RNA sequence: CUCGUAUCGAGAUGGGGUUGAGGGACCGGCCCGGUGAAACCCCGGCAACCUGCCCGGCAGGGUAAGGUGCCAAAUCCGGCCUCCCGGGGAUGCCCUGGGGGAAAGAUGAGAG
Numbered sequence: 001c002u003c004g005u006a007u008c009g010a011g012a013u014g015g016g017g018u019u020g021a022g023g024g025a026c027c028g029g030c031c032c033g034g035u036g037a038a039a040c041c042c043c044g045g046c047a048a049c050c051u052g053c054c055c056g057g058c059a060g061g062g063u064a065a066g067g068u069g070c071c072a073a074a075u076c077c078g079g080c081c082u083c084c085c086g087g088g089g090a091u092g093c094c095c096u097g098g099g100g101g102a103a104a105g106a107u108g109a110g111a112g
Stems, first nucleotide, its partner, number of pairs: 001112003005108004014043005022032003026079004044071003049067003052063004075104001080101005086095003
């Protein structure tokens, strides 16, 4: 990097150091940001995918030592398809709100 697979409405939203303008994948929106973005380091925390350990006949449960991950907003919302309510219309459709599904993305464990 590619493939299939499980999960994604909960939680942690903290402190210090270096540094200094971006960040929230993409596009649109809407936000966050010199009262300090992103990145890196140290500490802290959440969670429980994998390993370990404990209980158990299995199913499963517990723990949080190790490997990841995560710590604004639902994966921040929408983007494609479809259904419902309401409105408009030049009858091609268009708009507000809501439901379902997909796509895309993220993360884990695995395969190539």
The RNA shown here (SAM riboswitch aptamer (S box leader)) has 112 nucleotides and comes from an uncultured Dehalococcoidia bacterium. Its Rfam family is "SAM riboswitch aptamer (S box leader)". Its family is annotated with regulation of gene expression in the Gene Ontology. Rfam describes the family as follows. The SAM riboswitch is found upstream of a number of genes which code for proteins involved in methionine or cysteine biosynthesis in Gram-positive bacteria.